[in-house]
Description:
Predicted 3D model of a 124-nucleotide RNA (FMN riboswitch aptamer (RFN element)) from a bovine gut metagenome. It matches the Rfam family "FMN riboswitch aptamer (RFN element)". Gene Ontology term of the family: FMN binding. The coordinates come from a structure-prediction model, not an experiment, and the mean pLDDT is 76.
């Protein structure tokens, strides 16, 4: 520098004139980083890979402001209890979280911006 890639998820009963929007069970977690797991020859040591929706940052979204683009601001959620020297990351349980617009009735999950944008990852 170029290219590729880069987001999961409504099945089931219920009430209703109408609900994947509401009750109940029930599903789903985007990047890096950190990190006692786990695998690779029996250790040890090192090295490579994996490992958090709730920790640290960060993208998307939203608002403002611009002719545009930088840019500023805003952005959700976790405890308990075990092992241990050491755990917000292991294990065990119980939680709790989820832009904006639109809808025949309130949406993480349906449709629409978005064949978009993207932290970023690989490849030459």
């Nucleotide at each position: 520098u170029u290219c590729u890639c880069a987001g999961g998820g409504c099945g089931g009963a219920g009430u209703g004139a109408a609900a994947u929007u509401c009750u109940c069970c029930a599903c789903c977690g985007g990047u890096g980083g950190u990190g006692a797991u786990u695998u690779a020859a029996a250790a040890a040591a090192u090295a490579u890979a994996u490992a958090a929706g709730u920790c640290c940052a960060c993208g998307a979204g939203c608002a403002c402001a611009a002719a545009a683009a930088a840019g500023u601001g805003u952005u959700g959620a976790u405890u308990u209890g075990g092992u241990g020297a050491a755990a917000a990351u292991c294990c065990a349980a119980a939680a709790c979280c989820g832009a904006c617009g639109g809808u025949g009735a309130u949406a993480g999950u349906c449709c629409g911006g978005a064949u978009g944008g993207g932290a970023g990852a690989g490849a030459a």